[in-house]
A computed fold for a 120-nucleotide RNA from a soil metagenome, annotated as c-di-AMP riboswitch aptamer (ydaO/yuaA leader).
The coordinates come from a structure-prediction model, not an experiment, and the mean pLDDT is 83.
The sequence is in RNAcentral, with records from MGnify.
RNA sequence: CGCCGAGCCCGGCACAUUGCCGGGACGGGGGAACCGACCCAUGGGGCGAAUCCCGGGAAACCGGGUAGAGCACCUUCCAGCUCGAGCCCGACAGCUAACCCCGGAGGCCGAUGAGGAAGG
Numbered sequence: 001c002g003c004c005g006a007g008c009c010c011g012g013c014a015c016a017u018u019g020c021c022g023g024g025a026c027g028g029g030g031g032a033a034c035c036g037a038c039c040c041a042u043g044g045g046g047c048g049a050a051u052c053c054c055g056g057g058a059a060a061c062c063g064g065g066u067a068g069a070g071c072a073c074c075u076u077c078c079a080g081c082u083c084g085a086g087c088c089c090g091a092c093a094g095c096u097a098a099c100c101c102c103g104g105a106g107g108c109c110g111a112u113g114a115g116g117a118a119g120g
Base pairs, nucleotide, nucleotide: 002108003107004106008024009023010022011021012020013019026103027102028101029100030099035094043092044089045088046087047086052065053064054063055062056061068083069082070081071080073120074119075118076117077116078115
């Protein structure tokens, strides 16, 4: 300089420092009517792209694929590369105006590397 992501900005106090407090951009959850749902079993639900399937294994775990997601101004198409995790709530939540609550992190790249076409 740039990438994933909502995760950036302002003010105050303190301060060696990655500290504390308040506010905002932005993000998420709960919550009527109407509508939906209404039986049984496996409890159910939220954030996120990260779901689902097959094979091996006693298991831990390993391999393959896949919905979906990311890649340097933007959109679409083609190609290539990569991800396809993890965490949380705690018997409880469909949608949802008013209203209420929460987040506002963390992790990476490294000098021609960042492709092609069309439109903007």